RNA sequence: UUUAGACCAAUGGGAGAGCGUGCUGCCAAGCACCGCCGAAGGCGCAACACCCGUAACCGCUCAGGCUCAAGAACUAUUGGUUCAGG
Numbered sequence: 001u002u003u004a005g006a007c008c009a010a011u012g013g014g015a016g017a018g019c020g021u022g023c024u025g026c027c028a029a030g031c032a033c034c035g036c037c038g039a040a041g042g043c044g045c046a047a048c049a050c051c052c053g054u055a056a057c058c059g060c061u062c063a064g065g066c067u068c069a070a071g072a073a074c075u076a077u078u079g080g081u082u083c084a085g086g
Stems, first nucleotide, its partner, number of pairs: 001086002005082009018034001020033005035066003041062001042060003048053001
C1' cells in the first nucleotide's frame, strides 16, 4: 500500500400460514377457543472427530408470526472496523 475472510451501519430485494369464531371496545387493540406457518431468537441431531465437541434453509414449534403495516434468515451495493496473504 492492497485484499480474501469476519464484523458493523445505511439503502434496496426478501417466503410461508384463518381479513377464522365468540366476548369487551368509539377506533386501535385485548382475551378465550380451534386450525395453521416457519427464514428473528432458541432447542435437537449426522458425517467428521473419537476426549470433548460441532451444522443447516433439516426437524421441534418454547418464543415469534398467520389482510395491510412492522418484523424477517439470506442477499446486492456503498461506507467503515479488523485482518490471513501479496
This is a predicted structure of an 86-nucleotide RNA (Glycine riboswitch aptamer) from Gallionella sp. Lineage of the source: Bacteria > Pseudomonadota > Betaproteobacteria > Nitrosomonadales > Gallionella. Its Rfam family is "Glycine riboswitch aptamer". Rfam's curators write: This family represents the bacterial glycine riboswitch. The model forms 90% of the base pairs in the Rfam consensus. It was read from a public genome assembly, where an Rfam model found it.